[in-house]
Context: one part of a larger RNA
RNA sequence: GGACGAACGCUGGCGGCGUGCCUAACACAUGCAAGUCGAGCGGACCGACCCCGUCUCUUCGGAGACGGGACAGGUUAGCGGCGAACGGGUGAGUAACACGUGGGCAACCUGCCCCGAAGACCGGGAUAACUCCGGGAAACCGGAGCUAAUACUGGAUACCUUGGCCAUACCGCAUGGCAAGGCCAAGAAAGUUGCUUUGCUUCGCUUCGGGAUGGGCCCGCGUCCCAUUAGCUGGUUGGUGAGGUAACGGCUCACCAAGGCUACGAUGGGUAGCCGGCCUGAGAGGGUGUACGGCCACACUGGGACUGAGAUACGGCCCAGACUCCUACGGGAGGCAGCAGUGAGGAAUAUUGCGCAAUGGGCGAAAGCCUGACGCAGCGACGCCGCGUGGACGAUGAAGGCCUUCGGGUUGUAAAGUCCUGUCAGGAGGGACGAAGUGGCUUCGGCCAUGACGGUACCUCGGUAGGAAGCUCCGGCUAACUACGUGCCAGCAGCCGCGGUAAGACGUAGGGGGCUAGCGUUGUCC
Numbered sequence: 001g002g003a004c005g006a007a008c009g010c011u012g013g014c015g016g017c018g019u020g021c022c023u024a025a026c027a028c029a030u031g032c033a034a035g036u037c038g039a040g041c042g043g044a045c046c047g048a049c050c051c052c053g054u055c056u057c058u059u060c061g062g063a064g065a066c067g068g069g070a071c072a073g074g075u076u077a078g079c080g081g082c083g084a085a086c087g088g089g090u091g092a093g094u095a096a097c098a099c100g101u102g103g104g105c106a107a108c109c110u111g112c113c114c115c116g117a118a119g120a121c122c123g124g125g126a127u128a129a130c131u132c133c134g135g136g137a138a139a140c141c142g143g144a145g146c147u148a149a150u151a152c153u154g155g156a157u158a159c160c161u162u163g164g165c166c167a168u169a170c171c172g173c174a175u176g177g178c179a180a181g182g183c184c185a186a187g188a189a190a191g192u193u194g195c196u197u198u199g200c201u202u203c204g205c206u207u208c209g210g211g212a213u214g215g216g217c218c219c220g221c222g223u224c225c226c227a228u229u230a231g232c233u234g235g236u237u238g239g240u241g242a243g244g245u246a247a248c249g250g251c252u253c254a255c256c257a258a259g260g261c262u263a264c265g266a267u268g269g270g271u272a273g274c275c276g277g278c279c280u281g282a283g284a285g286g287g288u289g290u291a292c293g294g295c296c297a298c299a300c301u302g303g304g305a306c307u308g309a310g311a312u313a314c315g316g317c318c319c320a321g322a323c324u325c326c327u328a329c330g331g332g333a334g335g336c337a338g339c340a341g342u343g344a345g346g347a348a349u350a351u352u353g354c355g356c357a358a359u360g361g362g363c364g365a366a367a368g369c370c371u372g373a374c375g376c377a378g379c380g381a382c383g384c385c386g387c388g389u390g391g392a393c394g395a396u397g398a399a400g401g402c403c404u405u406c407g408g409g410u411u412g413u414a415a416a417g418u419c420c421u422g423u424c425a426g427g428a429g430g431g432a433c434g435a436a437g438u439g440g441c442u443u444c445g446g447c448c449a450u451g452a453c454g455g456u457a458c459c460u461c462g463g464u465a466g467g468a469a470g471c472u473c474c475g476g477c478u479a480a481c482u483a484c485g486u487g488c489c490a491g492c493a494g495c496c497g498c499g500g501u502a503a504g505a506c507g508u509a510g511g512g513g514g515c516u517a518g519c520g521u522u523g524u525c526c
Base pairs, nucleotide, nucleotide: 001526002525003524004523006522007521008520009519010518013387014386015385016384017383018382019380020379021345026343027342028341030340031339032338035082036081037080040079041078043076044075045074046073047071050069051068052067053066054065055064056063057062089298090297091296099222100221101220102219103218104217105216108215109214113211114210115209116208117207118206119205121155122154123153124152130145131144132143133142134141135140160187161186162185163184164183165182166181168179170177171176191203194200195199224270225269226268231261232260233259236258237257238256239255240254241253242252243251273295274294275293276292277288278287279286280285300321301320302319303318304317323334324333325332326331351377353376354375355374359373360371361370362369363368390420391419392418393417400411401410402409403408424467427461428460429459430458434453437450438449439448440447441446470515471514472513473512474511475496476495477494481510482509483508484507485506491498492497
């Protein structure tokens, strides 16, 4: 000198864009953060129009009330499907194939999506909801009875796939791969919407092949400090066999062998998420990993599996523990390292805001619903950038202040004064882009609806110099000097050093230098 997720002191006008718990991975009140589909299913409730019955009124046309039936439509607790493994948070742990980079899988999986081939036939038994009964303070639970499906399940079919046996050609990278043939065995399915209705169609369903996407595993190389850590290791190292996995493998197990690592630093200890990047530097390098992006790990602590295409399953389950809460004392409930917010810790870090209008995601045929992702707004000079606090003229060089050799000098064109301008703030009027889609209407030309931000940005008008400057330094380094006070005191200080009676170094004043909505100090890195 540069930089910062900064803090502190003094000061503080406006805007844009960013950014904001670095400490206690401390504990959390409250609200919200993951739902959706009635075009899979049976119910329950509401119910336009219509029909029937009874009653009342009647102008004799009919009207009203009640009950019942049928039915368009609507709502949705439950069964079922998809999602909930994404998105969002944090950095505790981890020195490791965790990450980075380059490869490998002849050892693998992949829901939704795309392409291609083939198909969906005949049956069955349940169970929630519901009704009844019962237990419990509650959380909830039990028994009996009924019912449906794109829920579950038996059989059939098999272009096909898988397994076994037989036989064969080709190829490679060691195990081996691939293709064609025969036989045997095993393996599927679901319906629904609309209509011009024994058919067509929409969305789905099943099997197989391929793709795309996402993942899993393996390997080479790279990746902090301590040798005042020198030896470490029993599933340990290898083999055979078996189990397990989507898959290789001591991954697991039985048996057998006795191996394996290490001064090119094993083992142990400490520290730490890694990277793209960021800061600095001419570079080499050094430091760092906030925000944004990729990967990893974690979700009160520890352990475990279930479901599923997929699980470290944050807002799933079970067990144990600590803690908090409810209780009728028998028993239950909970997990903000999601968004806000609270307490605590700390030098220190924000609103219990608005909206799904946009982008993106989930579900749905769609309308749409959900979305603290996201888009915005609020707070903080925390940072960067931009703008303003006026411009020109103005000497007799006013007054006042300070200094003085008492002549004067300086503040100083500074002020006053004259002329002018009108940014910003404040006032009035107008007022967006972001909207493409989607929906509605249509005379098929088109029209209408849909914006949180926001009456914001922006534009126009009017109008007053009016409302808007501080901080720090002035001994040398280092730009900037005098006076007074103080008297090794009070104090200053980054280093050298100042202060003991004329202090340019302390304090105050005048003046001056520097930067400027900031300035200085502290901390950290280069």
Small-subunit ribosomal RNA, 5' domain from an Actinomycetota bacterium, 526 nucleotides, folded computationally. Its Rfam family is "Bacterial small subunit ribosomal RNA". Its family is annotated with structural constituent of ribosome and ribosome in the Gene Ontology.